A computed fold for a 97-nucleotide RNA from a Candidatus Fermentibacterota bacterium, annotated as Bacterial small signal recognition particle RNA. Its mean pLDDT, the model's own confidence on a scale to 100, is 75.
[in-house]
């Protein structure tokens, strides 16, 4: 110096990690949510009706989760795959001085 390979770097894919939203699970309203409403109250001559506190059940906002799937986003992410770059680094082969 030429050729080849690898690293580094870049792009894409896949994986991993993290975050957010959804989903799932749990919690979750003195009253201003719902249901059921003992007692008591109201109406009624009665039969019966009405509103409804506590309790119980459920749910909203919201909170939590060692859940798992999916979506989006992110990087000081990878003993991964493909492609690119040869500026730099390393290795091999050959040739020349």
């Nucleotide at each position: 110096a030429a050729c080849g390979g690898a690293g580094c770097c870049c792009g894409c894919g896949c994986g991993g990690c993290g975050a957010a939203a959804g989903c799932c699970c749990g919690c979750g309203a003195a009253c201003c949510c719902g249901g059921u409403c003992a007692g008591g109250g109201c109406c009624g001559g009665a039969a019966g009706g009405c509103a409804g506190c506590a309790g119980c059940c459920g749910u909203a906002a919201g909170c939590g989760g060692u859940g798992u799937c999916c979506u989006u986003c992110g990087g000081g992410u990878g003993a991964c795959g493909c492609g690119g770059c040869c500026a730099c680094u390393c290795c091999g082969u050959u040739u020349c001085c």